[in-house]
């Protein structure tokens, strides 16, 4: 890079260097941004996905226990991550409301992405 499998409407910014763009993708839309964008550094939060720790409960084992596995809390930032707006929204398909028909509005899947564990 690639396949797996969980999750993606919670949550959480300040200061420095720096100086024009940024919100992943064609387009379309709506947003940040000279009151300082992207990237870098620094500090400080957020997060429980690995992981440690106990508690109870099952299993196995036993004489009967521990050990060992597993479940369900609960706790801890050790290992990743995150730190504007649902993954900003649509974008493909299928249905419901509206309407003459557009528009405009709700729901389901799918694609594509992100993260995390694992995997040739």
């Nucleotide at each position: 890079c690639g396949c797996u499998u969980a999750u993606c409407a919670a949550g959480a910014a300040a200061g420095g260097c720096a100086g024009a763009g940024g919100g992943a993708a064609a387009u379309g839309g709506c947003c940040c941004g000279a009151u300082g964008a992207a990237g870098c550094c620094u500090u400080g939060a957020c997060a429980a996905c690995c992981u440690g720790u106990u508690u109870u409960c099952c299993g196995c084992c036993u004489a009967a226990a521990a050990a060992c596995g597993g479940a369900c809390a609960a706790u801890a930032a050790g290992g990743u991550g995150c730190c504007a707006a649902a993954u900003c929204c649509a974008g493909c398909c299928c249905g419901a409301g509206g309407g003459g028909a557009a528009a405009c509005c709700c729901g389901g899947g799918g694609g594509a992405g992100a993260u995390a564990a694992g995997u040739c």